RNA sequence: AGUGCAUCAAGAGUAGUGGAGGGACAGGCCCUAUGAAACUCGGCAACCACCUUGAAAGAGGAACAGGUGCUAAUUCCUGCAAGGAUAACCUUGGGAGAUGUAGA
Numbered sequence: 001a002g003u004g005c006a007u008c009a010a011g012a013g014u015a016g017u018g019g020a021g022g023g024a025c026a027g028g029c030c031c032u033a034u035g036a037a038a039c040u041c042g043g044c045a046a047c048c049a050c051c052u053u054g055a056a057a058g059a060g061g062a063a064c065a066g067g068u069g070c071u072a073a074u075u076c077c078u079g080c081a082a083g084g085a086u087a088a089c090c091u092u093g094g095g096a097g098a099u100g101u102a103g104a
Stems, first nucleotide, its partner, number of pairs: 003102006013041001015040003021031003025079004042071003047067002050061004075096001080093005
């Protein structure tokens, strides 16, 4: 890098370092010197692991402590299709993306 499965409407700092960019891509629309990215600490959550139960699938629990993850805006919105409105628009599904896990 590619494949299968699950989830993506909740949650989380007026901290320190740092100095200009960031929100995957494109178009919008936003955030940012009242300080971006990144790192540290803190926090949130509970995918794996852990505990209980069970033949299994599954269900429940804890999270102080292990492996990730996350910590502006629904995955910020749309990007393809169908349906409904037709003046912007709305709904559903998909695609793309993100995270975890499994196996090769």
Record summary:
The RNA shown here (SAM riboswitch aptamer (S box leader)) has 104 nucleotides and comes from Natroniella acetigena. It was read from a public genome assembly, where an Rfam model found it. The organism belongs to Natroniella, within Bacteria. The coordinates come from a structure-prediction model, not an experiment, and the mean pLDDT is 84. It matches the Rfam family "SAM riboswitch aptamer (S box leader)". Gene Ontology term of the family: regulation of gene expression.